[in-house]
RNA sequence: GCGGGCAUGGUGGAAUAGGUAGACACAAGAGACUUAAAAUCUCUCGGGGGCAACCCUGUGCCGGUUCGAGUCCGGCUGCCCGCA
Numbered sequence: 001g002c003g004g005g006c007a008u009g010g011u012g013g014a015a016u017a018g019g020u021a022g023a024c025a026c027a028a029g030a031g032a033c034u035u036a037a038a039a040u041c042u043c044u045c046g047g048g049g050g051c052a053a054c055c056c057u058g059u060g061c062c063g064g065u066u067c068g069a070g071u072c073c074g075g076c077u078g079c080c081c082g083c084a
Stems, first nucleotide, its partner, number of pairs: 001083007010026003019067001028044005046057004060076005
């Protein structure tokens, strides 16, 4: 230099014929139980705003297509593999 693959919450990891993003698990927080703890059970758990109901935003970054993009297209960045 050329070709291919991957990038999603704190972590692992789903969602790929475009249609509610974050299933499931772990970690974490709160509560119940306990003399206290462990275990177990219940709830919460991306970011911002709001007293609240709710609202906005969010899939490495920047654009494009589309009514609608994690998913398709272009460019870039990082990592991995192969070729030279």
The prediction has a mean pLDDT of 81. Transfer RNA from Trichlorobacter lovleyi SZ, 84 nucleotides, folded computationally. Rfam family: tRNA. About the family: Transfer RNA (tRNA) molecules are approximately 80 nucleotides in length. Gene Ontology term of the family: triplet codon-amino acid adaptor activity. Rfam classes the family as a transfer RNA.